[in-house]
Context: one part of a larger RNA
RNA sequence: GUCGGUGACUCAUAGGCAGUGGCUUGGUUAAGGGAAACCACCGGAGCCGUAGCGAAAGAGUCUUCAUAGGGCUAUUGUCACUGCUUAUGGACCCGAACCUGGGUGAUCUAUCCAUGACCAGGAUGAAGCUUAGGUGAAACUAAGUGGAGGUCCGAACCGACUGAUGUUGAAAAAUCAGCGGAUGAAUUGUGAUUAGCGGUGAAAUGCCACUCGAACCCAGAGCUAGCUGGUUCUCCCUGAAAUGCGUUGAGGCACAACAGUUAACUGGACAUAUAGGGGUAAAGCACUGUUUCGCCGCGGGCCGCGAGAGCGAUACCAAAUCGAGGCAAACUCUGAAUACUAGAUAUCCCUGGUAGGUCAAGUCGGCCAGUGAGACGAUGGGGGAUAAGCUUCAUCGUCGAGAGGGAAAACAGCCCAGAUCACCAGCUAAGGCCCCUAAAUGAUCGUUUAGUGAUAAAGGAGGUAUGAGUGCAGAGACAACCAGGAGGUUUGCCUAGAAGCAGGCACCCUUGAAAGAGUGCGUAAUAUCUCACUGAUCGAGCGCUCUUGCACCGAAGAUGAACGGGGCUAAGCGAUCUGCCAAAGCUGUGGGAUCUAAAAAUGAAUCGGUAGGGGAGAGUUCCGCCUUAGAAUGAAGUACCCGCGCGAGCAGGUUUGGACGAAGCAGAAGCGAGAAUGUCGGC
Numbered sequence: 001g002u003c004g005g006u007g008a009c010u011c012a013u014a015g016g017c018a019g020u021g022g023c024u025u026g027g028u029u030a031a032g033g034g035a036a037a038c039c040a041c042c043g044g045a046g047c048c049g050u051a052g053c054g055a056a057a058g059a060g061u062c063u064u065c066a067u068a069g070g071g072c073u074a075u076u077g078u079c080a081c082u083g084c085u086u087a088u089g090g091a092c093c094c095g096a097a098c099c100u101g102g103g104u105g106a107u108c109u110a111u112c113c114a115u116g117a118c119c120a121g122g123a124u125g126a127a128g129c130u131u132a133g134g135u136g137a138a139a140c141u142a143a144g145u146g147g148a149g150g151u152c153c154g155a156a157c158c159g160a161c162u163g164a165u166g167u168u169g170a171a172a173a174a175u176c177a178g179c180g181g182a183u184g185a186a187u188u189g190u191g192a193u194u195a196g197c198g199g200u201g202a203a204a205u206g207c208c209a210c211u212c213g214a215a216c217c218c219a220g221a222g223c224u225a226g227c228u229g230g231u232u233c234u235c236c237c238u239g240a241a242a243u244g245c246g247u248u249g250a251g252g253c254a255c256a257a258c259a260g261u262u263a264a265c266u267g268g269a270c271a272u273a274u275a276g277g278g279g280u281a282a283a284g285c286a287c288u289g290u291u292u293c294g295c296c297g298c299g300g301g302c303c304g305c306g307a308g309a310g311c312g313a314u315a316c317c318a319a320a321u322c323g324a325g326g327c328a329a330a331c332u333c334u335g336a337a338u339a340c341u342a343g344a345u346a347u348c349c350c351u352g353g354u355a356g357g358u359c360a361a362g363u364c365g366g367c368c369a370g371u372g373a374g375a376c377g378a379u380g381g382g383g384g385a386u387a388a389g390c391u392u393c394a395u396c397g398u399c400g401a402g403a404g405g406g407a408a409a410a411c412a413g414c415c416c417a418g419a420u421c422a423c424c425a426g427c428u429a430a431g432g433c434c435c436c437u438a439a440a441u442g443a444u445c446g447u448u449u450a451g452u453g454a455u456a457a458a459g460g461a462g463g464u465a466u467g468a469g470u471g472c473a474g475a476g477a478c479a480a481c482c483a484g485g486a487g488g489u490u491u492g493c494c495u496a497g498a499a500g501c502a503g504g505c506a507c508c509c510u511u512g513a514a515a516g517a518g519u520g521c522g523u524a525a526u527a528u529c530u531c532a533c534u535g536a537u538c539g540a541g542c543g544c545u546c547u548u549g550c551a552c553c554g555a556a557g558a559u560g561a562a563c564g565g566g567g568c569u570a571a572g573c574g575a576u577c578u579g580c581c582a583a584a585g586c587u588g589u590g591g592g593a594u595c596u597a598a599a600a601a602u603g604a605a606u607c608g609g610u611a612g613g614g615g616a617g618a619g620u621u622c623c624g625c626c627u628u629a630g631a632a633u634g635a636a637g638u639a640c641c642c643g644c645g646c647g648a649g650c651a652g653g654u655u656u657g658g659a660c661g662a663a664g665c666a667g668a669a670g671c672g673a674g675a676a677u678g679u680c681g682g683c
Stems, first nucleotide, its partner, number of pairs: 001683006011089013026048003032042002053058001060072004092230002095227001099220006110194001113191005119184001121153003124149001128145006157181003161178005196212001198208003205214001233617006243256002246253002258370001260367003264363003271345002274342003282334001283332002288328003292324003299317002301314001303312003349357002374399010404416003420591004425587003431581003434566003440578001442577006453568001459553002463550003467546006480537001482535003486510003493503001516531001520529001592607003596603001620669003624665002630660001637656001639654003643650002
């Protein structure tokens, strides 16, 4: 891992409710007696009911300001059984780490004690001593001798610094190659000591039998677990919540809200119009604040005069009023749409009509659940950076608990649409109709040339199409070409120079068709070229500003990846039109179920579903009754075939098997497995 067994809402007592039954001449016994035993039968103590309300006095009362309303009374049950549920117990099952008590351990290991054992070989050469030198005597010096040391090198022995191997190992710590100590605080044998709220510790929370921040064994003990996991047959009906308030509360719980079921009552829901209150959006500045400019200039500052009082002055600041213009969640002289409240009115389905009904809804009482982590989208806000697949509210939607079709594919929350079952029938929705791929290589009018379409901004641009305004133009515009573009004058200033053209000021006059005291190059300064301006040539439109549509640039990332692909100039984009395709939607045909009080018929309506609630069934084991049917002419069980039932399942046949065992009606449960890192066994 797999296969086969086994494996979880039970039992007792008490309360509540529902259903069923007995009695209702109210119901019923408990302990106990009885009896071989269980009953029967005794046993009426007691309990419930028959009178309630109030704490009580009391007499209808309680609540209350209230005889306003409401509660109770005036209105009979009780005892069993079954089901659901609550309480107390292990209380659906498995699961701790711990805590407490009593014991067992120092054959491992830590320290200590007693008694033993063991350490190849080599090196170094302390003290002391001897001799010699030395001295008055010493000190001292030299040679020899000597053999000290937690001394040196290095086996046994003890250890464990590095690397490799090993890592389902040869081994639950080893092997190999190196490594440290190796006469010492050394190593080691045997025997003994210290015990868990403890011992021992050259101290690492180390060690105390592969166990140590408190050993192990048994018991309390099925500790407790607001935590995780698991919880076994079928069909039908209904069907949530992830919110509020409180909580040593936040992943728990209580109450409310929302579900189911049962009974009663109401007449609902949607729509329309009407009547209401409001202070949001918007708007506004009348208030509260805030804010810009202007007129005016209280007051202050600077300055002047003055001994001071004070006077004057000011291109500074600036109050209030006034004029113009803004802003506000905690501003409002105003003020919607929605929403909310109220009573009306009409309609939809069935029926020829009336009458009525169906469906759906609401309120309240009883019983009894789950939920109390929500997610995204839209709208209105707060927080954040008008960031987040962010966070937090409100109102909706979807998912949650919702399948189907679409959105290129994949893609809970987007768009369409709510799946009772069957059909090789039809119509549509969203979305699509060149091929992949079902359906128009459809029609008409525009637009785009960028493969834009098929990712993005500020900004940039004689892209292109439409629209609006304005100027010039056959008295000849715009562009191109030809010609002119002068004189006073090199104006004056400045300057080394300044002559149109370094710089500052001024910017006149003349001739003329026109020509600036000069638009740009250029020179040291001139010169030169050019422009404005004018004429000629040419011959019809030209220039500027703004708006809109679609395009262009801006545009850099790591395997190739920004139409789903092919590919497309439409098969792109905008507008109009007609067809068609397309879903579990709707329709058609046929079947089933639920509800409409029971049964039958018809018609209408309904039948997605997690947590959860309700209803109806089938099966397993055992027991009772009937007669125990049946069974070696073959029971149960096995395997296969076939039929019936919506299904759980149930008949029949064949095979194997070799002794038990139905159906019907009731009853009782050790009553159903695929999951629990379940558990036992096989492989």
Molecule: large-subunit ribosomal RNA, domain II
Organism: Medicago truncatula